[in-house]
RNA sequence: UUUCUCAAGAGAGAGCUAUCGUAUAUAGCCGCCGAAGAGGCAAGCCAGGUAUGUGAGGUGAACGCAUAUAGGGUGAAACUUUCAGGCAAAAGGACUGGGAAA
Numbered sequence: 001u002u003u004c005u006c007a008a009g010a011g012a013g014a015g016c017u018a019u020c021g022u023a024u025a026u027a028g029c030c031g032c033c034g035a036a037g038a039g040g041c042a043a044g045c046c047a048g049g050u051a052u053g054u055g056a057g058g059u060g061a062a063c064g065c066a067u068a069u070a071g072g073g074u075g076a077a078a079c080u081u082u083c084a085g086g087c088a089a090a091a092g093g094a095c096u097g098g099g100a101a102a
Stems, first nucleotide, its partner, number of pairs: 001102007013030001015029005031087003037083001038081003044074003049069007
């Protein structure tokens, strides 16, 4: 680091309509949540471009350093997006702790 297991673990409509005897499920509609997963980005770092200055050099160019500048790459989350998921219970559930294995 990964997997399994145990403990604890938040948020948000038991929404409306239709089908069905009810629930569930399906379809449509409106309102919400962030802690499965997924996407996005800061500082910093990296390489190059341009301009100015400067060092040595000299016919010049190339080279080093400094400053400025518009882009590129990389770059975290519990931030953010709400794609996915979720909005009674159940299930799931980031993070944390215990145990075991590779």
Glycine riboswitch aptamer from a mouse gut metagenome, 102 nucleotides, folded computationally. It matches the Rfam family "Glycine riboswitch aptamer". From the family's description: This family represents the bacterial glycine riboswitch. Gene Ontology term of the family: glycine biosynthetic process. Of the family's consensus pairs, 90% are formed in the model.